[in-house]
Context: one part of a larger RNA
RNA sequence: UUGGGCGUAAAGCAUCUGUAGGUGGUUUCUAAAGUCGACUGUUAAAUCCCAGAGCUCAACUUUGGCAAGGCAGUCGAGUACUUAGAAACUUGAGUACGGGAGGGGUAAAGGGAAUUCUUAGUGGAGCGGUGAAAUGCACAGAGAUUAGGAAGAACACCAGUGGCGAAAGCGCUUUACUAGGCCGUAACUGACACUGAGAGAUGAAAGUUGGGGGAGCGAAAAGGAUUAGAUACCCUUGUAGUCCCAACCGUAAACGAUGGAUACUAAGUGCUGUCAAAAACAGUGCUGUAGCUAACGCGUUAAGUAUCCCGCCUGGGGAGUAUGCUCGCAAGAGUGAAACUC
Numbered sequence: 001u002u003g004g005g006c007g008u009a010a011a012g013c014a015u016c017u018g019u020a021g022g023u024g025g026u027u028u029c030u031a032a033a034g035u036c037g038a039c040u041g042u043u044a045a046a047u048c049c050c051a052g053a054g055c056u057c058a059a060c061u062u063u064g065g066c067a068a069g070g071c072a073g074u075c076g077a078g079u080a081c082u083u084a085g086a087a088a089c090u091u092g093a094g095u096a097c098g099g100g101a102g103g104g105g106u107a108a109a110g111g112g113a114a115u116u117c118u119u120a121g122u123g124g125a126g127c128g129g130u131g132a133a134a135u136g137c138a139c140a141g142a143g144a145u146u147a148g149g150a151a152g153a154a155c156a157c158c159a160g161u162g163g164c165g166a167a168a169g170c171g172c173u174u175u176a177c178u179a180g181g182c183c184g185u186a187a188c189u190g191a192c193a194c195u196g197a198g199a200g201a202u203g204a205a206a207g208u209u210g211g212g213g214g215a216g217c218g219a220a221a222a223g224g225a226u227u228a229g230a231u232a233c234c235c236u237u238g239u240a241g242u243c244c245c246a247a248c249c250g251u252a253a254a255c256g257a258u259g260g261a262u263a264c265u266a267a268g269u270g271c272u273g274u275c276a277a278a279a280a281c282a283g284u285g286c287u288g289u290a291g292c293u294a295a296c297g298c299g300u301u302a303a304g305u306a307u308c309c310c311g312c313c314u315g316g317g318g319a320g321u322a323u324g325c326u327c328g329c330a331a332g333a334g335u336g337a338a339a340c341u342c
Base pairs, nucleotide, nucleotide: 004313005312006311007296008295012310014202015201016200017199021195022194023193025089026088027087028086029085030084031083033082034081036076037075038074039073040072041071042070043069049065050064051063052062053061054060092192093189094188095187096185097184098183099182104178105177106176107175108174109173110172111155115151116150117149118148119147120146121145122144126137127136163170164169207248208247209246210245211244212243216242217241221237222236223235224234259309260308261307262306263305264304267287268286269285270284271283272282273281274280291298292297315342316341317340324335325334326333327332
C1' cells in the first nucleotide's frame, strides 16, 4: 500500500456551521468529453514466456519472436449510462399561512422554606461531636426558645424509562425580547440537495487574570483522635475555590464508549406533541421475528440490507513521552516520533 475494520478487542473528531472537493431527484431535446472499435507511434537493453542454437547433458550462454495492458495521435460507431448545454416537472429542500404544547437563550422584577450571623426577651449549665473520645464553644450567659433585622447561595413537593437543546447542558414564579423543531393546509420557489479536508463558532468541571461578593460547603493548612507509624479514612476549625461581571483556558468515562444523510426490511406494547376523538405523522421507551454478531447483544431510534461523503485504526511496552512547530499570562493544549525491549 492493498485487503480488512472502528458498541465492548486498536479505531467515530466533544458538538455544530460551512469553503474547496466528492456525490446527487423526474422528463424531453441537442452535443458526443467519458464510454466502444480500428490503425499508427511509443512503452530502452537485460529479465519472464515461446521456438531454436552452442558448451557430451544441465545450469549457463546465445539467436529469433509474440501478446496483454498503459499513454499519445488519426479515423470511425452508437446514444443506454455518466457528463455538458437548453427547456420543463414536483415527490427532495426551502418559503408562506394556521395551530397548540413543552421547553431553549438573554434581560428585568418578585417569592417562600432552610442555613449562618446579628439585636432584644425568657432561662441558667452545659453544648457539640464520636465506634469511644478529645480538640472546639460556654457563667464576659453558650446550647434551647420567642420576636425583629441582615446576607449569600440553591430552588423541596409537582417530577415521570417526562420535555427541550447541535453538544456542553437546561427545573421556584411572572413579564419582555429572540431563535429552533413538530403537526395541519398544499398557496409559492423549482433540485436551490447530502457530506465536508482546511477554516470558523459553541464547549461541563477544575484552573488563570482584573474587579466585586462570600451564607453554606470546602482542596491546601492547623489542631484532636485512630494507629506500630497515619503526611489518610473519623472529628473541630478553615484559606483558595464554589457565586456575579469582563477576559482567558479548550479539556472529560465531553458515553449511546455507536459520525452524518437517504431508502428499504415481521409483529406486540407504554408515554409525549399535533388532533374534539380515532387514524396518520413527529418523537421517546420496552419486548421481540428475519438478519447480523466472536459472544454479549443489536434488532424500523439497527450493530439488518444498500448507496454517498467525512474522520479514524494496524501487536504490547517505550509514549501521548522526546524533539520541532502553532496556540496560551501560566497551568498546559494541539500536532507527534525513534532507539531499545517482549

Predicted 3D model of a 342-nucleotide part of an RNA (small-subunit ribosomal RNA, central domain) from an uncultured bacterium. RNAcentral holds the full RNA, with entries from ENA and SILVA.